[in-house]
RNA sequence: AUAAUGUAAAAGCAAACUCGCGGGAAACCCGAGGACGCAAAGCUAUGGGUCUACGUCUUCGAAAAAAAGGAUAAGACAGCCGGUUGCCAUG
Numbered sequence: 001a002u003a004a005u006g007u008a009a010a011a012g013c014a015a016a017c018u019c020g021c022g023g024g025a026a027a028c029c030c031g032a033g034g035a036c037g038c039a040a041a042g043c044u045a046u047g048g049g050u051c052u053a054c055g056u057c058u059u060c061g062a063a064a065a066a067a068a069g070g071a072u073a074a075g076a077c078a079g080c081c082g083g084u085u086g087c088c089a090u091g
Stems, first nucleotide, its partner, number of pairs: 002091001004090003012038002017033004022029002036079001042084003047081002049077003055072005
């Protein structure tokens, strides 16, 4: 320097759930606890996919407003696939 591999140790991350006079329209996020798991559970949302719909457009209506339905990402998700970089150990 490094194709490949992940068993011991060290280090690291942290699902569900609980709490907070937390943030947000929501999806979801943040903090404290917690530990199901993870050899990339690091980064990437200009690739695919999933979630949400404040607003906007639209249906309805003679028209306006309300309610309800539909469409829409500019909002989210990296612990779904992909892309990309890399620690430790073995080799």
Overview:
c-di-GMP-I riboswitch aptamer from Candidatus Borkfalkia ceftriaxoniphila, 91 nucleotides, folded computationally. The prediction has a mean pLDDT of 82.